[in-house]
RNA sequence: ACUCCAGUUGAUCCUGCUGGAGGUCACCGGUAUCGGAUUUCGACUAAGCCAUGGAAGUCACCCGCUGCUUGCAGUGGGGGCGGAAUGCUCAGUAACACGCGGCUAAUCUGCCCUAUAGUGAAGGACAACUUCGGGAAACUGAGGCUAAUACUUCAUAGAUGAGAAGAUCUGGAAUGACUUUUCAUUCAAAGCUUUUGCGCUAUAGGAUGAGGCUGCGGCCUAUCAGGCUGUUGGCGGGGUAAAGGCCCACCAAACCUAUGACGGGUACGGGUCGUGAGAGCGAAAGCCCGGAGUUGGGAUCUGAGACAAGAUCCCAGGCCCUACGGGGCGCACCAGGCGCGAAACCUUCGCAAUGCGCGAAAGCGUGACGAGGGGAAUCCGAGUGCUCGUUUCUUAUUGAGGCGAGCUUUUACCAAGCGUAAAAGGCUUGGAGAAUAAGGGCUGGGUAAGACCGGUGCCAGCCGCCGCGGUAACACCGGCGGCCCGACUGGUGGCCAUGAUUACUGGGCCUAAAGCGUCCGUAGCCGGAUACGUAGAUCUUGAGUGAAAUCUCCUAGCUUAACUAGGAGGCGUGCUUGAGAGACCGCGCAUCUAGGGACCGGAAGAGGUAGGAGGUACGUCUCAAGUAGGGGCAAAAUCCUAUAAUUUGAGAAGGACCACCGGUGGCGAAGGCGUCCUACUGGGACGGGUUCGACGGUGAGGGACGAAGGCCAGGGUAGCGAACGGGAUUAGAUACCCCGGUAGUCCUGGCUGUAAACGAUGUGAACUAGGUCUGUCAGUUUCUACGGGAGAUUGAUGGGCCGAACCGAAGGGGUUAAGUUCACCGCCUGGGGAGUACGGUCGCAAGACUGAAACUUGAAGGAAUUGGCGGGGGGGCACCACAAGGGGUGGAACUUGCGGUUUAAUUGGAUUCAACGCCGGAAAUCUCACCCGAGUCAACAGCCGGAUGAAGGUCAGCCUGAAGGGCUUACCAGACAAGCUGAAGGGAGGUGCAUGGCCGCCGACAGCUCGUGCCUUGAGGUGUCCGCUUAAGUGCGGCAACGAGCGAGACCCGUGCCUUCAGUUGCUAUCAUCCUCUCCGGAGGAAGAGCACUCUGUAGGGACUGCCCGCGAUGAGCGGGAGGAAGGGGCGGGCGACGGUAGGUCAGUAUGCCCCUAAUACUCGGGGCUACACGCGAGUUACAAUGGCUGGGACAAUGGGCUGCGACUCUGAAAGGAGAAGCCAAUCCCCUAAAUCCAGUCUAAGUUCGGAUUGAGGGCUGCAACUCGCCCUCAUGAAGUCGGAAUCCCAAGUAAUCGGAUGUCAACAACGUCCGGUGAAUACGUCCCUGCUCCUUGCACACACCGCCCAUCAAGCCACCUAA
Repeated sequence: ACUCCAGUUGAUCCUGCUGGAGGUCACCGGUAUCGGAUUUCGACUAAGCCAUGGAAGUCACCCGCUGCUUGCAGUGGGGGCGGAAUGCUCAGUAACACGCGGCUAAUCUGCCCUAUAGUGAAGGACAACUUCGGGAAACUGAGGCUAAUACUUCAUAGAUGAGAAGAUCUGGAAUGACUUUUCAUUCAAAGCUUUUGCGCUAUAGGAUGAGGCUGCGGCCUAUCAGGCUGUUGGCGGGGUAAAGGCCCACCAAACCUAUGACGGGUACGGGUCGUGAGAGCGAAAGCCCGGAGUUGGGAUCUGAGACAAGAUCCCAGGCCCUACGGGGCGCACCAGGCGCGAAACCUUCGCAAUGCGCGAAAGCGUGACGAGGGGAAUCCGAGUGCUCGUUUCUUAUUGAGGCGAGCUUUUACCAAGCGUAAAAGGCUUGGAGAAUAAGGGCUGGGUAAGACCGGUGCCAGCCGCCGCGGUAACACCGGCGGCCCGACUGGUGGCCAUGAUUACUGGGCCUAAAGCGUCCGUAGCCGGAUACGUAGAUCUUGAGUGAAAUCUCCUAGCUUAACUAGGAGGCGUGCUUGAGAGACCGCGCAUCUAGGGACCGGAAGAGGUAGGAGGUACGUCUCAAGUAGGGGCAAAAUCCUAUAAUUUGAGAAGGACCACCGGUGGCGAAGGCGUCCUACUGGGACGGGUUCGACGGUGAGGGACGAAGGCCAGGGUAGCGAACGGGAUUAGAUACCCCGGUAGUCCUGGCUGUAAACGAUGUGAACUAGGUCUGUCAGUUUCUACGGGAGAUUGAUGGGCCGAACCGAAGGGGUUAAGUUCACCGCCUGGGGAGUACGGUCGCAAGACUGAAACUUGAAGGAAUUGGCGGGGGGGCACCACAAGGGGUGGAACUUGCGGUUUAAUUGGAUUCAACGCCGGAAAUCUCACCCGAGUCAACAGCCGGAUGAAGGUCAGCCUGAAGGGCUUACCAGACAAGCUGAAGGGAGGUGCAUGGCCGCCGACAGCUCGUGCCUUGAGGUGUCCGCUUAAGUGCGGCAACGAGCGAGACCCGUGCCUUCAGUUGCUAUCAUCCUCUCCGGAGGAAGAGCACUCUGUAGGGACUGCCCGCGAUGAGCGGGAGGAAGGGGCGGGCGACGGUAGGUCAGUAUGCCCCUAAUACUCGGGGCUACACGCGAGUUACAAUGGCUGGGACAAUGGGCUGCGACUCUGAAAGGAGAAGCCAAUCCCCUAAAUCCAGUCUAAGUUCGGAUUGAGGGCUGCAACUCGCCCUCAUGAAGUCGGAAUCCCAAGUAAUCGGAUGUCAACAACGUCCGGUGAAUACGUCCCUGCUCCUUGCACACACCGCCCAUCAAGCCACCUAA
């Protein structure tokens, strides 16, 4: 000090990276009132280049010159001191450069301090000056004069070196110092001032500064592994203030290196700075210390000090002047300019302060420094107002805006004083006035803040990441609100943190990235027990040092703060040194036996190498027998065979291999090892009162071994068999299958050195429950056929399985650990690029080992979950599946719908099942949405117009298909109105992917969930699974589940049997009346009694596996039977779970949004939806004799009826027509049903089948049948003789077949929906096809296999490589 969040998935848990939120540095955008402080401002790129001015002078030594105030000023020169400091920069440097510590017995030190001694004598020059020259200039030559604290000589003191002596001193140690002495060499001084003065010389000491040496410390790279010849050392010299190969001659051959030499790259080092809890990571320009540099390189003089850049010389490159002969310059000092760049100020003032140089001082100088100007450099501080009333909007409060009143005056402004070197800021006082002062970013999530409006419409754009935008954008662009921060606020880039994603603190490696193929072993690291010693490491304690600043705390000074000062602490994690401790680590020595090794014993074993022996099979060959095929495959063919195969027997030579035993059995380090025998040989286990005595573990480099394949050389080659040849398969088939076949496989000797070399699990050691199987050895015990036997049990050691704790993301592991610990090694750090490129090493080659980057990407990945899928497995099921059957479609003609084409228009929708006789869609007009033409219309409000007459109406003519619609000419009439703006109304205009509602399909299915509990970190699972059973998740039994809900069932309707009640318009058995007919039996009709029957309605009953037999578990239930009208759901319907399908419908209605509005609204006339080369669907009629035609006869049910159904009569050949009763319906009508039955005819033909097409005549509906209706009659008489591939429906009153009614409707049915008549065949099974459902399995799918995805090719762009 400890926090996470978003992003891989349909969802989950991990691994893992990317992004966000924090801090900091530089630049950039927008905006901007003021002040203070600071170690702030050309560091990053160009240590690139520079015009101009300035940045180092000064002086009681000396000599001149000039001026005058006669002792001052200015100026030139000699001389002294200083120009080695200050300033600037960071190029170089990986080094004793720096830091910390130490040494100098190997050194120097101007100015300063202390002490002692001294300051005697003499001499000759050179500047300035003057004279004469050279030169463009810079500068320079010659002659002459002169002074000094300039220079020279002598003296003295002294110094240095060598030798000798010493009871001297310091010290760890004399080579040092000191004393005495001898010799040699060398050899001081300066004056000026009159003052307590300043100097000068020598020696010694100090202080300060500097030089040298040294231990330790701090970058990357091994794709740099060997480096080095003055190199390493020695003797002797030279050189230096000083040690030293620093340099030289000679001698020796060393020296450094895996603890990383040498090389390469990068970089001034430190104090420190940023961040962080810290450990760290990153930085290092500005301030301080040290170093280095001053255009690049080299050298030197002077000096105490330099190898000196505001000194000299030379070279280089650059620039400037020039009279072409020569010269000059060096801003990484202050300003300033150019250039470079994302990036950085004024050619200011002053020496007043601080400091430095000179000077005795006054003082002079100082771009050091102090001060101002500029910059949103950083840090800190302040302000941009406060109160009240009223009103508007919005409102819980409240807030915002407007108006008004009052208050305050920091700051800014004005004035005066203080202040300053001079200003300014500032301070004090006064004046006026809310006056002079707010923005930036964001508003989908992460992440605080809009489910607001307008625009846009995968466009324009946004976005750190995820992601927004394809017409209703909370995400773009604006507006209005809101949020965050605020004189700032955002962006871009770098760094730290987040990141325990480099893990020392503090990670991992079975499957996510990651254990070397295995073993041996060097360095290194680690290491059993006991005793003694030591004190390297360690610990305790003291001393020195680790600059200041920085940091923390306290105090103080600026109004506060920033800032600064003082004090204390801390930091620098360290080094040096004194004393002590002795457990542990190390070291020395001695001992021990538990680790390890050796030895002995008897067992086990496909351990290895070499030699020998054997066995079956195989192909080939020989001989014999034998004859037509063999071989091969899913099926074939190539192939072999008449030169005799295949097959059988006998034999020969040959190479490879080693059945059975044989086993989750054994052995080995791994690779691997399988007939038998022999020889040699390795290892392990067990047992031992044997022995050595820590000899051990691991192991970077290194070495050895290392399957298959490949390579080299030589052999060998039966079988098999890459390549290759041929045959098949196939769209193709460079494959799978077949026939052949070369390398190879085998042996000997070499090389390669890799594998999913896997237990995807490194080696060694210790500890932590068990159960069970098995190999080997030993002990005990029982049995014994005494065998080397068998069983049980104990111990050790191997090989497996299951499992507690524990671990793990889970799968799983679990004494053979993936548990708990220790030691050592190897390896990993998002995916791709890539195990690629380059370099190196190895290899004959193939290739192996080592092993990147640019660039690209938001994921890649692991385990598990739920679905979906599978030409995976298992169970169950379905005539929209098959099988067994029946009948069709597909061929013809026609009807109808669709596509296509055509058209002015052929309106639009629906397109696998689940569009296509569908939109109730049979469109002549209407419908109508389409096309052509003509006309009509906007409530309400405003503007404009209108009694000088609006809107409206009209005869005639013209335009026109027609029309007071318009026009011409007029008339009537009397108040509203054309146009514009807004708005209303309308729209079969768009969006079914904005919707409601309704519907189809999954679904002719049996599923879909919940509560509680339990299991899992979790998604989720369990329940819903298993066995039996069912039409059914229907039930029974079992089970960590127990219950429940929606579905299924139950329920509702119809129908089948019986009963009750009711009786008109229904019924008529019985009774009785009347009429008609009669073959006298009777039949028919009418009205009545009646309600038995039928029927119609009403209310009930009945069926439940209830009974019997068998099967089953005694269950659920199943099979059979009885009874019954009906039997196991009686039969047929209605009712359609959770949901899905962006299924269909905006054209039925409703409805959001968009669009049109004088037209996409409304009306009318005509046309179109009816077109026609063609394709598809659904039907009708047929192809005929189970039939057609003619004549005669019989039997229904359901429905409908007032602009309606229409009996009946008449008429017509018929369709129909003219009259007309009844019926608003159990009453009347539609209403003769047809197939069928009887009789006749047709006789196998394009027909007496079939009826299309066409002609003529007639009728019906309707304003209207031309485009374009239906019906009747006559005539005409097409295709078609049973239908390819394929495909549809059907389980009984069903299929098939026959007619009827009705809906639509003025008229028109080959359509839909119902109704009845006749009435079969074949299963009673299966999962093969098509599908559905459940369980299980695999998955890289989840838009879910119509998925995902790979390679090649094409185009554009990016990066890298090659390249004329």
Small-subunit ribosomal RNA from a Candidatus Altiarchaeota archaeon, 1364 nucleotides, folded computationally. Rfam family: Archaeal small subunit ribosomal RNA. On this family, see Yusupov et al., Science 2001: "Crystal structure of the ribosome at 5.5 A resolution". Its Rfam clan is "SSU clan". The coordinates come from a structure-prediction model, not an experiment, and the mean pLDDT is 82. NCBI's taxonomy places the organism under Archaea, Nanobdellati, Candidatus Altarchaeota.